[in-house]
């Protein structure tokens, strides 16, 4: 230096032929249950989807370029 994959809630990760409101599971918070605490059951917060273009009516998702991280190469 070249190729290749990967960035989405605090953590792990889902979501790809572009389309109704972005979601699980853990975690956190508040109530229920308990004598109490775990556990369990409900509710609810948290997201500019790594960034900046561009392409559509319409981008998490299609292009482009950069950024980070990983492999694999010379």
């Nucleotide at each position: 230096g070249g190729c290749u994959g990967u960035g989405u809630a605090g953590c792990u990760c889902a979501g790809u032929u572009g389309g109704u409101g972005a979601g699980a599971g853990c975690g956190c918070a508040c109530g229920a249950c308990u004598c109490a605490u775990a556990a369990u059951c409900g509710u609810g917060a948290g997201g500019u989807c790594g960034g900046c273009g561009g392409u559509u009516c319409a981008a998490a998702u299609c292009c482009g370029c950069c950024c980070a991280c990983a492999g694999c190469u010379a």
Molecule: transfer RNA
Organism: Enteractinococcus coprophilus